[in-house]
Notes
The RNA shown here (glmS glucosamine-6-phosphate activated ribozyme aptamer) has 162 nucleotides and comes from Veillonella sp. ICM51a. Its Rfam family is "glmS glucosamine-6-phosphate activated ribozyme aptamer". Rfam's curators write: This entry contains a glucosamine-6-phosphate activated ribozyme that is found in the mRNA for GlmS. GlmS is an enzyme that uses fructose-6-phosphate and glutamine to generate glucosamine-6-phosphate. By type it is a riboswitch. The coordinates come from a structure-prediction model, not an experiment, and the mean pLDDT is 76.

């Protein structure tokens, strides 16, 4: 130093749980199914992944899709847009202006372009139940990012080289 294993830790589409659905239980009337209450009480569920951060500040209901759509209202924070300032990169090389990105450091438009996870389905655990966890099985995404072509920008002053 390589290279298998093993262990733990980080990874903000992330946490939370007062409405609300659902379980257990308890009361009530009730033939039964099932209903209703529940300031007896426990409880479960409440976002599936992709992609995402130069600082610092302000405002904003903060990007794409998938899904049997309760992933419903809500809350708390978040790398999101906006604007301001500072940094930084490119616009030949300095500086300053002015643009326009953020270290993969112009922008618009076509085309391509690696994996997607949950549902689903099968099993195993744990729970009385709602459900929850893991494992294998076989799918299917959209923005960006890359990368080829295109088409626009690549500017102005001063200095110095060439």
């Nucleotide at each position: 130093u390589a290279a298998a294993g093993g262990c733990g830790a980080a990874u903000a589409g992330c946490g939370c749980a007062a409405g609300u659905a659902c379980c257990c239980g308890c009361g009530a009337a009730g033939g039964c199914a099932g209903u209703c209450g529940u300031u007896a009480g426990g409880g479960u569920a409440g976002a599936c992944g992709a992609g995402g951060u130069g600082a610092a500040g302000a405002g904003u209901g903060a990007u794409c899709g998938a899904a049997u759509c309760a992933u419903c209202a809500g809350c708390g924070g978040a790398u999101g847009c906006u604007c301001u300032u500072c940094c930084g990169g490119c616009a030949c090389a300095u500086u300053c202006a002015u643009g326009u990105c953020g270290u993969a450091a112009c922008a618009g438009a076509u085309a391509c372009u690696a994996a997607a996870a949950a549902g689903c389905c099968c099993a195993u655990u744990g729970g009385u139940a709602a459900c929850a966890a893991u494992g294998g099985a076989g799918a299917c995404a959209a923005a960006g990012u890359g990368u080829a072509u295109c088409u626009g920008a690549a500017u102005g002053a001063a200095u110095u080289g060439u």